[in-house]
RNA sequence: CUGAGUCAAAGCCAAACUUGGAGUGAUCCAAGGUCGGAAAGUUACAGAUCUUAAGGCUUAUCCUUAAGAUGGCUGGACCGCCUUA
Numbered sequence: 001c002u003g004a005g006u007c008a009a010a011g012c013c014a015a016a017c018u019u020g021g022a023g024u025g026a027u028c029c030a031a032g033g034u035c036g037g038a039a040a041g042u043u044a045c046a047g048a049u050c051u052u053a054a055g056g057c058u059u060a061u062c063c064u065u066a067a068g069a070u071g072g073c074u075g076g077a078c079c080g081c082c083u084u085a
Stems, first nucleotide, its partner, number of pairs: 002085004012037002017032006035072001041078003045075003048070009
């Protein structure tokens, strides 16, 4: 530098749920919790899903626009620990 991570080790993160808080909401933050994760680290760039508001009219499980949410939905980009060949 490249490949692979079945098992193991050092550690790491923490779904649902509960409590408290923020938000109209999706959702987020803190504590508990531990379903899971070899990037469950970072990033809304592409797709996807969701929320709020306005509009369209074929009245709908639809479309458009704007502002947002999800990185534990997929891909891309960047960075990195351990083991092993």
Molecule: c-di-GMP-I riboswitch aptamer
Organism: Agarivorans sp. Toyoura001